[in-house]
Order: sequence, then structure tokens, then C1' cells
RNA sequence: UGCGAAACUUGGGGCGGAGUGUAAUUCUCCACCGGCGGUGACAGUCCGCGAGCCGCAAGGCAUGACUCGGCGCAAUUCCGAGACCGACGGUAAAAGUCCGGAAGGAAAAGUUUUCAU
Repeated sequence: UGCGAAACUUGGGGCGGAGUGUAAUUCUCCACCGGCGGUGACAGUCCGCGAGCCGCAAGGCAUGACUCGGCGCAAUUCCGAGACCGACGGUAAAAGUCCGGAAGGAAAAGUUUUCAU
């Protein structure tokens, strides 16, 4: 130094207030939250990945959302403003925030040992 090998560790946040109602943390108004890698500069909204389903596996299917202005060589990433989005199953009533699969798994990050050079 090596997308060589093995073991191990880490690896997701958020419903507070009010209203209606027999019933809602699920509806309405306000509020709150933002995984991983990349990108000339910091990203929920760019490019890609993960969480779901099928498959022994390789792999396949499904898969949401941003504009304007400013600074700058450079930013849909910073600053200002205004927007938008959020799996599956459950529920006395429809869920990004409750309960459940899950004391699970994963993108991925790291440590140790070992091997090769």
C1' cells in the first nucleotide's frame, strides 16, 4: 500500500399546544425530525446506496421531495427567504413522529489480527 482474508465494535431522529369527535400523538391549525457514500464547498429534496417484497444465491421488483436571491473561481450543499417530501403491517379514525416485525437487518464507518507486495 491492497474493493486480500478473518474476527469484533459502531451504525436514525421526531407529536409539544389547540380544535372537532363516542373514538384521532392517525383528521385540521401551529410545532417537531432528517441514515450512509459521493460531489471543486458543509445536501432529507443533486448522483447513487440502505431500510420493504421475491430469490439458495447471483440478482430482480418497488422506491418521495426545491425554488428564488446573496457571497464565491466553485455551493439545487453555505447565508437569507419561501416551499416540498417521508416504506410495510396494526389501530375505536386515515400515522414521517404511537405500537409491531426489530434485543433484527442494512448502506457504511472503524479497530484488531493475519496474508500479499
Predicted 3D model of a 117-nucleotide RNA (FMN riboswitch aptamer (RFN element)). It matches the Rfam family "FMN riboswitch aptamer (RFN element)". From the family's description: The RFN element is a highly conserved domain that is found frequently in the 5'-untranslated regions of prokaryotic mRNAs that encode for flavin mononucleotide (FMN) biosynthesis and transport proteins. This element is a metabolite-dependent riboswitch that directly binds FMN in the absence of proteins. In Bacillus subtilis, the riboswitch most likely controls gene expression by causing premature transcription termination within the 5' untranslated region of the ribDEAHT operon and precluding access to the ribosome-binding site of ypaA mRNA.The FMN riboswitch structure, reported in present an FMN-bound six-stem junction, adopts a butterfly-like scaffold, stapled together by opposingly directed but nearly identically folded peripheral domains. The coordinates come from a structure-prediction model, not an experiment, and the mean pLDDT is 85. Of the family's consensus pairs, 93% are formed in the model.